RNA sequence: GCCGAUGUAGCUCAGUGGUAGAGCAUCUGAUUCGUAAUCAGAGGGUCAAGGGUUCAAAUCCCCUCAUCGGCU
Numbered sequence: 001g002c003c004g005a006u007g008u009a010g011c012u013c014a015g016u017g018g019u020a021g022a023g024c025a026u027c028u029g030a031u032u033c034g035u036a037a038u039c040a041g042a043g044g045g046u047c048a049a050g051g052g053u054u055c056a057a058a059u060c061c062c063c064u065c066a067u068c069g070g071c072u
Base pairs, nucleotide, nucleotide: 001071002070003069004068005067006066007065010024011023012022013021018055026042027041028040029039030038048064050062051061052060
């Protein structure tokens, strides 16, 4: 230099055009003499940045950035 993959909650990941979700973690409450475990609930997101298409974009297109892999 060329090609490809990935980027979504603190972490690991779903979600392939129509209200952004799960598990773990965190916080609160219940339970307990207390802790752990268990149960119930809550909070937490500009979906990597920018632009475009569309009535509507995490999702489709362009470009940039970051990480990883391959080729030379």
Overview: This is a predicted structure of a 72-nucleotide RNA (transfer RNA) from Exilispira sp. The source organism's lineage runs through Bacteria, Spirochaetota, Spirochaetia, Spirochaetales and Exilispira. It matches the Rfam family "tRNA". Rfam classes the family as a transfer RNA. About the family: Transfer RNA (tRNA) molecules are approximately 80 nucleotides in length.